[in-house]
Context: one part of a larger RNA
RNA sequence: UGACGGGGGUCCGCACAAGCGGAGGAGCAUGUGGUUUAAUUCGAUGAUACGCGAGGAACCUUACCUGGGCUUGAAAGUUAGUGACCGUCUCUGAAAGGAGAUUUUCCGCAAGGACACGCAACUAGUUGCUGCAUGGCGGUCGUCAGUUCGUGCCGUGAGGUGUUGGGUCAAGUCCCGCCACGGGCGCAAGCCCUGCCAUUAGUUACCAGCGGGUAAUGUCGGGAACUCUAAUGGAACUUCCCGUGCAAACGGUGAGGAAGGUGGGGAUGACGUCAAGUCAUCACGGCCCUUACGUCCAGGGCUACACACGUGCUACAAUGGCCGGUACAACGGGCAGCUACACAGUGAUGUGAUGCUAACCUCUAAAAACCGGUCUCAGUUCGGAUUGAAGUUACGCAACUCGACUUCAUGAAGCUGGAUUCGCAAGUUAUCGCGCAUCAGCAAUGGCGCGGUGAAUACGUUCCCGGGCCUUGUACA
Numbered sequence: 001u002g003a004c005g006g007g008g009g010u011c012c013g014c015a016c017a018a019g020c021g022g023a024g025g026a027g028c029a030u031g032u033g034g035u036u037u038a039a040u041u042c043g044a045u046g047a048u049a050c051g052c053g054a055g056g057a058a059c060c061u062u063a064c065c066u067g068g069g070c071u072u073g074a075a076a077g078u079u080a081g082u083g084a085c086c087g088u089c090u091c092u093g094a095a096a097g098g099a100g101a102u103u104u105u106c107c108g109c110a111a112g113g114a115c116a117c118g119c120a121a122c123u124a125g126u127u128g129c130u131g132c133a134u135g136g137c138g139g140u141c142g143u144c145a146g147u148u149c150g151u152g153c154c155g156u157g158a159g160g161u162g163u164u165g166g167g168u169c170a171a172g173u174c175c176c177g178c179c180a181c182g183g184g185c186g187c188a189a190g191c192c193c194u195g196c197c198a199u200u201a202g203u204u205a206c207c208a209g210c211g212g213g214u215a216a217u218g219u220c221g222g223g224a225a226c227u228c229u230a231a232u233g234g235a236a237c238u239u240c241c242c243g244u245g246c247a248a249a250c251g252g253u254g255a256g257g258a259a260g261g262u263g264g265g266g267a268u269g270a271c272g273u274c275a276a277g278u279c280a281u282c283a284c285g286g287c288c289c290u291u292a293c294g295u296c297c298a299g300g301g302c303u304a305c306a307c308a309c310g311u312g313c314u315a316c317a318a319u320g321g322c323c324g325g326u327a328c329a330a331c332g333g334g335c336a337g338c339u340a341c342a343c344a345g346u347g348a349u350g351u352g353a354u355g356c357u358a359a360c361c362u363c364u365a366a367a368a369a370c371c372g373g374u375c376u377c378a379g380u381u382c383g384g385a386u387u388g389a390a391g392u393u394a395c396g397c398a399a400c401u402c403g404a405c406u407u408c409a410u411g412a413a414g415c416u417g418g419a420u421u422c423g424c425a426a427g428u429u430a431u432c433g434c435g436c437a438u439c440a441g442c443a444a445u446g447g448c449g450c451g452g453u454g455a456a457u458a459c460g461u462u463c464c465c466g467g468g469c470c471u472u473g474u475a476c477a
Stems, first nucleotide, its partner, number of pairs: 001477002003474003007471007015461002019424005026314008034305002042053002064300007077122003081117003087102006105114003125289001128287003134283002136278002139274001141272001146185006152161003165176003191266004196234007206223002210221003237260001240254001241252004316417001320375006332363003337356002341352004382414001387409005393404001430453007
């Protein structure tokens, strides 16, 4: 000087407390451990692994296993050589491949170029090892308020001071004081979205007033007000008032205002820590393989199953289930696509047909809600696992291992969950549906977004956990 203390002081955080809803019990989905296996590819392992890499494992992917093949190689470059190659057909084979038949170049300024092929040479290839040789990237402490430098001064020196002290703040934020005076990286501001207003612009969006038309509809003429769209500006700064205070600032059911004290969200992550993670995104040093640890193909496996754990979904019902009727969103996607409408089917869907490269057409039905009816506390009209049957079901070369969907039947556990434990501070929790990426299809109940309905509680900081600052002790570095 740090680090540590079941030392002290002080401050903060859904850290506790006060509340609400969950997990832990059940069934299923998914990941992991273990076990099994020819293989169940590899990585991730307290917080910071375990719906994680994977934003799509039937083949492919695929790295694993078994079997069949190749060796300048599956792919790329250079040089030289050839004029074919492709295509079509036959045999063989699980395919990859092998054997054979047939066919036969293009542009040219005539130098060459393009293309393809087998052979040869130089070369390739490796998801093999080392993340404890590395770059890059992200995780974490933590959006915590810290971290450091120049000069000066102090100390023999390591170092100190500044950065401590008194206040204040979300903040090393600001003020006052002080051998310190200043600066950098962080904080804040700046950037994006959202909340209010104005201006500009009105198509595909809008319709107040005027006119036409319809069973009905901005449907048509028209309009530029409103909504909205999308560009530019304005607006909030403790500005004004009162109180306290040296000041910074704090308090006020104060003013005005759409908004008030960082208005609400996002992006943004300092010096560093964990020899934390990744050599399997990629790159790269070293080591290793080179008729194989490379590469092509078929089939299998990654989907196994006495069990254990994590994360979720669905429930155990009446604030509910079922049936009928009626209403209101936002974000997004669409041409090998989204599909109106009509018809067929109980349905998944099919057939025909129309519009849209989209503020135009379409996905698009929002659901919870509301109104009416029924059930009447039961393992039930709760719950839907499991299993059987049938698909003119869709996708795909192909759904046996191994997918999704539909209909009928079947109707398991489960009556609110031990110790313990998690999330959440307001348009939040809870609850309700909708969209997208990946994607032929789908194991999505996951992930990322969107809107609808819309709570309770916070006395407080004694305690638990984590962190900041000051101080103290130390046989630790």